RNA sequence: AGAGUUCGAUCCUGGCUCAGGAUGAACUCUGGCAGCAUGCUUAACACAUGCAAGUCAUACAAAAACAUGGGAAAUGGUGUUUCCAGUGGCGGACGUUUGAGUAAAGUGUAAGAUUCUGCCCUUGGGGGGGAACAACAGCCAGAAACGGCUACUAAUACCCCGUAGGCUGAGGAGCAAAAGAAGGAAUCCGCCCGAGGAAGGCCCCGUGUCCGAUUAGCUAGUUGGUAAGGCAAUAGCUUACCAAGUCAAUAAUCCGUAGCUGGUCCAAGAGGAUGAUCAGCCACAGUGGGACUGAGACACGACCCAGGCUCCUACGAGAGGCAGCAGUGGGGAAUUUUCUGCAGUAGGCGAAAGACUGGUAGAGAAAUACCGCAUGGAGGUAGAAGGCCCAUGGGUCGUGAACAUCUUUUCCUAGAGAAGAAGCAAUGAUGGUAUUUGGGGAAUGAGCAUCGGCUAACUCUGUGCCAACAGCUGCAGUAAUACAUAGAAUGCAAGCGUUAUCCAGAAUAAUUGGGCAUAAAGCAUCUGUAGGUGGCUUUUUAAGUUUGUCGUCAAAUCCCAGGGCUCAACUCUGUACAGGUGGUGGAAAAUACCAAGCUGGAGUACGGUAGGGGCAGAGGGAAUUUUCGGUGAAGCGGUGAAAUGCGUAGAGAUCGGAAAGAACACCAACGGCGAAAGCACUCUACUGGGUCAACACUGACACUGAGAGAUGAAAGCUAGGGGAACAAAUGGGAUUAGAUACCCCAGUAGUCCUAGCCGUAAAUGAUGGAUACUAAGUGAUGUGGGUAUUGAAUCGUGCAGUGUUGUAGCUAACGAGUUAAGUAUCUCGCCUAGGAAGUACGUUCGUAAGAAUGAAACUCAAAGAAAUUAACGGGGGCCCACAUAAUUGGUGGAGCUUGUGGUUUAAUUUGAUGCAAAGCGAAGAACCUUACUAGGGAUUGACAUGCUGUGAAACCUCUUGAAAGAGAGGGGUGCCUCGGACACAGGUGGUGCAUGGCUUUCGUCAGCUCAUGCCUUAAGGUGUUAGGUUAAGUCCUGCAACAAGCGUAACCCUCGUGUUUUGUUGCCAUCAUUGAGUUUGGAACCAUGAAUAGACUGUUGGUGAUAAGCUAGAGGAAGGUGAGGAUGACAUCAAGUUAUCAUACCCCUUAUACCCUAGGCGACAUAUGUGCUACAAUAGAUGGGACAAAGGGUUGCGAUCCUGAGAGGGUGAGCUAACCCCAAAAACCUAUCCUCGGUUAAGAUUGCAGGCUGCAACUCCCUUGCAUGAAGCCGAAAUUGGUAGUAAUCGUCGGUCAGCCAUACAAUGAUGAAUUUGUUCCCGAGCUUUGUACACACCGCCCGUAACACUAUGGGAGAUGGCCAUGCCGGAAGUCAUUACCUUAACCGCAAGGAGAGGGAUGCCGAAGGUAGGUCUAGUGACUGGAGUGAUUUUGUAACAAGGUAGCCAUAAUGGAAGGUGCGGCUG
Repeated sequence: AGAGUUCGAUCCUGGCUCAGGAUGAACUCUGGCAGCAUGCUUAACACAUGCAAGUCAUACAAAAACAUGGGAAAUGGUGUUUCCAGUGGCGGACGUUUGAGUAAAGUGUAAGAUUCUGCCCUUGGGGGGGAACAACAGCCAGAAACGGCUACUAAUACCCCGUAGGCUGAGGAGCAAAAGAAGGAAUCCGCCCGAGGAAGGCCCCGUGUCCGAUUAGCUAGUUGGUAAGGCAAUAGCUUACCAAGUCAAUAAUCCGUAGCUGGUCCAAGAGGAUGAUCAGCCACAGUGGGACUGAGACACGACCCAGGCUCCUACGAGAGGCAGCAGUGGGGAAUUUUCUGCAGUAGGCGAAAGACUGGUAGAGAAAUACCGCAUGGAGGUAGAAGGCCCAUGGGUCGUGAACAUCUUUUCCUAGAGAAGAAGCAAUGAUGGUAUUUGGGGAAUGAGCAUCGGCUAACUCUGUGCCAACAGCUGCAGUAAUACAUAGAAUGCAAGCGUUAUCCAGAAUAAUUGGGCAUAAAGCAUCUGUAGGUGGCUUUUUAAGUUUGUCGUCAAAUCCCAGGGCUCAACUCUGUACAGGUGGUGGAAAAUACCAAGCUGGAGUACGGUAGGGGCAGAGGGAAUUUUCGGUGAAGCGGUGAAAUGCGUAGAGAUCGGAAAGAACACCAACGGCGAAAGCACUCUACUGGGUCAACACUGACACUGAGAGAUGAAAGCUAGGGGAACAAAUGGGAUUAGAUACCCCAGUAGUCCUAGCCGUAAAUGAUGGAUACUAAGUGAUGUGGGUAUUGAAUCGUGCAGUGUUGUAGCUAACGAGUUAAGUAUCUCGCCUAGGAAGUACGUUCGUAAGAAUGAAACUCAAAGAAAUUAACGGGGGCCCACAUAAUUGGUGGAGCUUGUGGUUUAAUUUGAUGCAAAGCGAAGAACCUUACUAGGGAUUGACAUGCUGUGAAACCUCUUGAAAGAGAGGGGUGCCUCGGACACAGGUGGUGCAUGGCUUUCGUCAGCUCAUGCCUUAAGGUGUUAGGUUAAGUCCUGCAACAAGCGUAACCCUCGUGUUUUGUUGCCAUCAUUGAGUUUGGAACCAUGAAUAGACUGUUGGUGAUAAGCUAGAGGAAGGUGAGGAUGACAUCAAGUUAUCAUACCCCUUAUACCCUAGGCGACAUAUGUGCUACAAUAGAUGGGACAAAGGGUUGCGAUCCUGAGAGGGUGAGCUAACCCCAAAAACCUAUCCUCGGUUAAGAUUGCAGGCUGCAACUCCCUUGCAUGAAGCCGAAAUUGGUAGUAAUCGUCGGUCAGCCAUACAAUGAUGAAUUUGUUCCCGAGCUUUGUACACACCGCCCGUAACACUAUGGGAGAUGGCCAUGCCGGAAGUCAUUACCUUAACCGCAAGGAGAGGGAUGCCGAAGGUAGGUCUAGUGACUGGAGUGAUUUUGUAACAAGGUAGCCAUAAUGGAAGGUGCGGCUG
C1' cells in the first nucleotide's frame, strides 16, 4: 500500500465483499509448565446458610470470682480479674456493591460568593447547685415479637443560677457555656466559648456534552417587582399583592436513547467507536412517600407509613430485604471457592494493650487475555520397510526414523531454604513457596486450520446439479486441484479455527478530502427578510488574529530516558511535546470596529433608439360551416381496398344574398422582445424593461438569499356566456385469431370569452445566480463614433445581446470551449448502490382531481454513464447471384420402385433428422454378408505374442447330427501342427458432449490477418477507408501509413486450332489390286501420343483523369476468365462419423467374446421424400434402311454354325485386346396399320407354362411365352431444375456382382430449343452508414393482468396492554401551624398557679389507591390493499431497430392487461 465482483471486451460512476488490528467474549477440536492480569455484558430477577461495624471498664451503675485488712458478728471498705445485657461517648453519612433512573438538579473545564464544618493544628476559659431515667427487683399481660405498672440508683446522660467572649438591636436593653477521669503530684487524656488555619461540603454563573421538525410554538409560580416567611446560606425556595412578562429556528417544548469523565480500541492524521478492570464525580439500595438523630443522611447491613412478594402464627398479631463476600435457584451462548489470614497496608474505637474489618493481603478453580519456556541437540543413505503417486524408468514422505553418541530447561526424587518485619524483642496467612545443591533417565509433553482466485500451499480415489461446500466470485449434471477420504504441502502453534461486535481499508458524508449537461444530484422562474460575503484612500480601537509570560487541566495511562524481577509481560523513578481554558503584557500588515474622504461597483437625471414585452378599445379581409334563392341531374364522400354516411323529398358541383364563431397565409429569418411560462392581421390610448451616447448628480447605497411572497404551458375544477371548426368519451363501418387500437363516417365535454381555483410538465441549455481573468476566425441584430463621398455602398472600429468553427487548459468519454463544462472568489439549492417508492403513515394546502413534505420492513450483487467490436433491424445507400422477372420442363394427383417416420414383431440390428437426413453409410441383405432373434454347441478361445511339453500333418472313407461338432478306420512323410497352465486375446458394447483423422455447410462468397509505425486512458482504430474500376481486397489514383501472409487470379487436367514427329493393330488422296485397305505401296488426309505454337486488352477508334478500365471494330480456330474440371482462406454450427480406421476413459470375460442351423433386416390401417412409367396422334404397332462416343473382357468376353416361338441350349473360331468379342446404338428416315375410345394408348395386378445363376430361389432373385388388363385423360395449396451444345428428348457403357430386386449411382455420345441486356418485390450473400435496452447475439431482450406458493408490510369494526400529563375524589406516615381537652420531675412562686414540655384534636401540604376524558405508543384482529420473491402456468406483445402507429413528460376521461386516445410540451 491494496484486491475480487456489472461487460463479448474497455473506461468511468457506484455499491457489495476480502486481506489488518482489537475484545470482560462465546463455541468446535486439542491441551505440558511458569509469571502477570481478568471474570453475570443477560433478570436493578428471587434468595436458604454463614460472615461483611463495631469499640471504649482511663465516662457510669450493677453483678461474679479472688485477694486484702477492720469488726464479736451482721456487715461494709479497698484492690485485681471478668463482665452477656444496660446508661453514656465516638463510629454505623467512611469503606464495599450496582448503573435502574438522569440529556441536566448530572458531568468535564474555567471562574465566583452568600454559607456550614465532628475529629486535626494555633489561641482564651472551665464558678455554684439540682432533679431524674434505664439496668436490677417485684407484679401483670402475650403463642411469639415485644411490652405495661410500682419502687430504687450512678455518670463525661439531663436541668437551673452566675460570669465571659460572642450575637441581635439606632438606643435602652436582651439572649447565652462548660465534665470530669487516670490513687496523689508533675503530667496526660477529655470538656466549653469565640477567632483563624487545614481539609471537606452546600450554592451560583460562563462554556462543552446523542438522535428526531413526520415534535413549532412552550410557560401560570410561569417572568419580574414589593412585603413577609423559610434556610447554614442566596434565590418564586414558599405565601400575599402588583405588572405581563419569560423561553424559542443559534431548535424552546415534546419523543426516543444514555450514568459523565480521566481513559480504552482503531486510524498516517483529521477523526470514528467505546466508557469492563484502575481512578475522580454523580445516582440508587425490593417499589413509592416521609421525617428523626446528627458536624454531616432524608441514611445499603437505622426508623415510620402505603401497596407488592416471601416466611411464621395459638388467626388476635408479627418478621424480612445479598445492586457487601462466598454461595443457591432462575435467565442466558456465557462468567469462579459457601477457602486462608489480619503478617503487611488502610479504617473506625480506645490513653494504651488491644479487639473488629468478606476493605485489603493471599491461596483455589478457568488457555479468558498478555508474556516467557519446553516437547530434545549434533551425526547418520542400504536413500530400509511402509504409505502415496507413476510415463513402470522412477519420484516423494526423507536425515525424517532405526542406529551409535551428547545434554537435562522441564519432570521424578533427596537435602538446604528466604526477602517482604517497620518499631529493642516478639509477630509470616502466603509457604516448606520462590531460590538453591545432589541423584535418575530422552526420559513426561503437538495440535488446529487451510490448499480454484483474492491468499502461502496439488495430486489420487469416491460421488455424479445427488450428497455437500460457500466471506465475495462461485463449485458439483462420470475424467471436480472448489464436495468426501487419503497422501503430499502451506500457515500459526499450547493453541488453532469459527461466530459476534468496533475501527480501518471507505476520498463510501469528503475541514484535511467528493460531487450535481448525459452516471444519484440545479428549486419552473423571479422579488426579497434573517443570515453569509463585500470596492479604493487615510485615521482610531484591539473583538477575532499573532506573540511573550503566569495559573490550571488529580493520580494512573500514553510517549521518552533510566531502574527492578534470569528475559519479557509486569512494575518503580523522573521529565515532556502538542492541545484546551483563565489572568496579564506587547504587535497592528490583512479581517472587524470608529471617523473622514474618493469614484472604477450600483443607482438617478438629461438626449436618442429597436422590439410579436404587457393591458384595454376599435376596425379588417381570406377561408370554413350553416341558411335562403337560381342553374343542373346522379351520384358524392372516403380508403391500401372497402363499408358505414349524404343524395331523385334533388346531394355533390356552380352563381348570388345573409349569419356565426374561431384563427390571423405571404412577409418569416439558428431574426426580435420578455424573469420564466410565453408573445405575430391593422390602428389607437395607457404602461414595464433593455440598450447606446454624453458625463451632470448620489457616494458602496452591492452580491447571494433559509423561511416568506409574486408569476407560472397544457389538461382539469366552479359560476355565467359562446359554440364555426377540431375533438377525449361514446356510436357505427372496416382491419384482425381477437382489435376496448392504428384507418374511415359521425360526435359530447373541452378548446374561445368573463370572474375565480389548481400549481404541475422532457416547466430543458436535462448546465442556479453574481464578479474578474484567459487565443483566434467567421455570420447576422440593435446603436454609436472614424476615413472617404453629393449620396447610397465600401473599409476599418466601440458597446450590448445572439449564432457558428476552434487553440490552451478541462472532461470517464461524448463533448464544452470569452454565452465554459477553463482559471478563481462569494452565496443558495440538491446527491450518497438498485428495487420496494415519490409508495405508506402523519401533517399543510385544495371543492375535487390531487400537490408539497416523505420513510421502513423486505429483497438483490449489481443497477447505471460513455465509448468499442460484432450481430440484428418489417433503417438507409451501393452491389452480386437461375434470387426475382421472362422462358422451358417437372414435383405435388395415379400405379409401381426405393428410402424414412410410425405401428407391429422373438427380431423387424444400427447410424443419419430444416436448408446441410430420407435411391444417404449400402459400388448391389436368398446362405454368407449380419452387427438382430430363437435354438444347439464350446471357453486361453475363430485371431496375436510369450512360456512349457509331445510328436506328427495334409489327404481319403464310414457312423451320428439340422449343422457346428463328436466318434471310428485308412494313409504316410520332414516341414508343420497339436496338448497344457498362466499372462492375455476378443467386443459393430457406451460416450462424436473426452479426441485424432476425414467430411458437410455458409461458398468458389471475396474476404481473413500480421510485423513495424501512427492515433486513443483503454477496448480498439488506421493499414483494409475515399474517387473510379473489376468476376474478384482485380487494378489505378489519392491518403499516417509502409511492407507482408492466407485466400482471388495464374501454375495442373480435359475439350477446341495449327506445326513438328511416329507409321502398328489405326488411315487411304495419287498408282496398282481384291468380295473386302484384303494385299503391294504411300505418310498427303483422318486418327493415335509426345513435343511445341497460339490469346496478351497485343492492335485501331471512342470514352475515362494523360490512369486502371469500359465500349465498338479488325485480324483470328478461339476475344476480353475461350468452355468444363480439380483446387475450398480466417472462422461458424459442442454440425456428422467411436459401425472405415486410430484413440482416452468406462463396461463384459463359461460372456456384451466365439462357432453353427433356421428366421429377421423384405412385416403393413397409415404419413412423407427421391425417382420410373404413363395419361397418348409431335403418339403407338409392324417391316425395311442410316449415323456415335466412351468403356469392359482369360474363374473372362465369346464370333460362327445347329436347335427352340422365346428366354435359352449345344458347338467353341478369335482375343491377355487401336487387331477378336460384348455390340443391336436409339431417337431418326421410309413404307403400312390403327382414328379420339380408358382405345391396337397405359401397363399395375393375377393365373398357367418355361429358362438362367446358385449347396439352396417358400418366406425372398432375375427372366421368357400365353392369358388377365387396375388406377390414371396433365394434377389444389404449394414447390423445384435449367442461361447454350445448356434445358428437353434418345439410347450406349461401367463399377459392385454366382445371380439380382439398378427405374439407383457413375460415365458417354446422338438430336437439340425458348427467354433474360431489367432489379420494384421474395430468399440468400458482400461492402458501407445508421439505431440498439441484443452479446446463448431477433429462435434475442422484455412489459402488465390473471392463477399458485411463500415472505415482510399498509388499512381495518374493534378488543388488550404500557408510558405520560390533566381534572375530581381520596387521604397513611410525617413536618409545620392552630388549639388549651388531658398529663406533667428540675425553673419561677409562700400558695394558687405560671413558664415550658408531652399526648389528643383540628387545618394546609401530602404517597398509594379510585374515577373521568385525553396525548403518545406496543403487540394483536375477521376482512382487505398493493409490494417482493419463484427452474412453474395462462393471456396478449407495450418497450428496445422507423420495434412494425417514433418514443417519452404533465394532465383528462377510458379499456382484461400491457395500453390506446385527446390537449400542450421535449428530442433523450
Molecule: small-subunit ribosomal RNA
Organism: Capsicum pubescens